[in-house]
Molecule: c-di-GMP-I riboswitch aptamer
C1' cells in the first nucleotide's frame, strides 16, 4: 500500500419475538429486543422466493393451479454494481 485475509480493541448493524403506526397483502417505519452479521452500507440490473391484480379450473370459498402478463415486496436468498471503518500474523 494491497485483500477470495479478519487475530485483538474500538465502533457499527439488529433475526425471532414485542409495542405502536403505515399498507388489501407481501412487508415496512419507530421503540424494546439480541439470533446472527466484515459490507447483515446502498442499487432491483440478473435470477430466486413472497404478495396483490389479472388468467384458468371447481365442490363458489378464508379453494386449487399458471410455463404467461402487470404491479409490488424481500439487498438478513444469491449473483452482479457501486461505496467504505479497524487491524495482528
Nucleotide at each position: 500500500c494491497u485483500a477470495g485475509u479478519g487475530a485483538a480493541a474500538a465502533g457499527g448493524c439488529a433475526a425471532a419475538c414485542u409495542a405502536g403506526c403505515a399498507g388489501u397483502a407481501a412487508u415496512g417505519c419507530u421503540g424494546g429486543g439480541g439470533c446472527g452479521c466484515a459490507a447483515a452500507g446502498c442499487u432491483u440490473c440478473c435470477g430466486g422466493c413472497c404478495c396483490c391484480a389479472c388468467c384458468c379450473a371447481g365442490a363458489a370459498c378464508u379453494u386449487g393451479g399458471g410455463u404467461g402478463u402487470g404491479g409490488g415486496g424481500u439487498a438478513g436468498c444469491g449473483g452482479g454494481g457501486u461505496u467504505g471503518c479497524c487491524a495482528a500474523a